[in-house]
The RNA shown here (Glycine riboswitch aptamer) has 98 nucleotides and comes from Pseudoxanthobacter soli DSM 19599. Model confidence (mean pLDDT): 81 of 100. Taxonomically the source falls in Pseudoxanthobacter soli (Bacteria, Pseudomonadati, Alphaproteobacteria, Hyphomicrobiales).
């Protein structure tokens, strides 16, 4: 000098499931029954890729311990927006190695 691993930030990409029933309470529209939106609560149905959480192939310092995109859904989600686990390129720290 180059700079893996690993973190963090910005940018981009990223599935699935009811825009379901009911009650309450709003906004829009309309003479008015009524459309039709948007919030809490409460059902019954789903979904898994935030987070937890089991069981494991494997792994290692093998007393233990780490472990998944499997599993399970507490939780989050089930128009659109958010959100998102990964995956891409930028920059920053750290610093194996040569």
């Nucleotide at each position: 000098g180059u700079g893996a691993c690993g973190c963090g930030c910005g940018c981009g990409g990223g599935a699935g499931a009811g825009u379901u029933c009911g009650g309450c309470g709003g906004a829009g529209u309309g003479c008015a029954a009524g459309c039709c939106c948007c919030g809490c609560c409460g059902g019954c149905g789903c979904c898994g890729a935030a987070g937890g959480a089991g069981c494991a192939a494997c792994c290692g310092c093998c007393c233990c311990g780490g472990a998944a995109a499997c599993u399970c859904u507490c939780a989050g989600g089930c128009g659109a927006a958010u959100g998102g686990a990964c995956c891409g390129c930028g920059c920053g720290c750290c610093g194996a190695a040569c």